A computed fold for an 87-nucleotide RNA from Domibacillus iocasae, annotated as c-di-GMP-I-GGC riboswitch aptamer.
Its mean pLDDT, the model's own confidence on a scale to 100, is 87.
Taxonomically the source falls in Domibacillus (Bacteria, Bacillati, Bacillota, Bacilli).
Its Rfam family is "c-di-GMP-I-GGC riboswitch aptamer". Its Rfam clan is "c-di-GMP_I riboswitch clan". Rfam links the family to the GO term cyclic-di-GMP binding.

């Protein structure tokens, strides 16, 4: 340095539920654990979700398109970092 254990110390917390924020996606919070060796941090690339505003169509209801929104627990990348059996 690679690697990652039926190890140790500690860490995070899916679904679901409470309250709050948000148009929504989603976020925060408290509980709760499916999992996680970066499930720490960064929306720069791809991807996914949403569509308030805007634009177009529509008599209208409404529909379509579109991130300035969101996801780091989708992939890749950047960056920081705990532990140390075996190889």
């Nucleotide at each position: 340095a690679a690697u990652g254990a039926u190890a140790a110390a500690g860490g995070c917390a899916a679904a679901c539920u409470u309250u709050c924020c948000g148009a929504a996606a989603g976020g925060a919070u408290a509980g709760g654990a499916c999992g996680c060796a970066a499930a720490g941090c960064c929306g720069c690339g791809g991807g996914u979700c949403u569509a308030a505003c805007a634009u177009u169509c529509u008599u209208a209801u409404g529909a379509a398109u579109u991130a300035u929104g969101a996801c780091a627990g989708c992939c890749a990348g950047g960056u920081u970092g705990c532990c140390a059996a075996a190889u």